[in-house]
């Protein structure tokens, strides 16, 4: 330099043929307990790597760039 893979909540990841974003763990609050843990219920947490384009509408499609991993030279 070229090709491919991935980038989504604090962490691990879903979300696929475009319809407005979820799970588990962690965190907070409450219930339970003499108390803790465990369990149960609830809450909070995201401008979906960045910037553009297409579209009524983009995490999703297109382009460029940044980063991770793998391969080729």
């Nucleotide at each position: 330099g070229c090709u491919g893979u991935g980038g989504u909540a604090g962490c691990u990841c879903a979300g696929u043929c475009g319809g407005u974003a979820g799970a588990g763990c962690a965190g907070c609050u409450g219930a339970u307990u003499c108390g803790u843990a465990a369990u149960c219920a609830g809450c909070a947490g995201g401008u979906c790597g960045u910037g553009g384009g297409u579209u009524c509408g983009a995490a999703u499609c297109c382009c460029a760039c940044c980063c991770u991993c793998a391969g080729c030279u």

Transfer RNA from an Oscillospiraceae bacterium, 73 nucleotides, folded computationally. It matches the Rfam family "tRNA". By type it is a transfer RNA. It was read from a public genome assembly.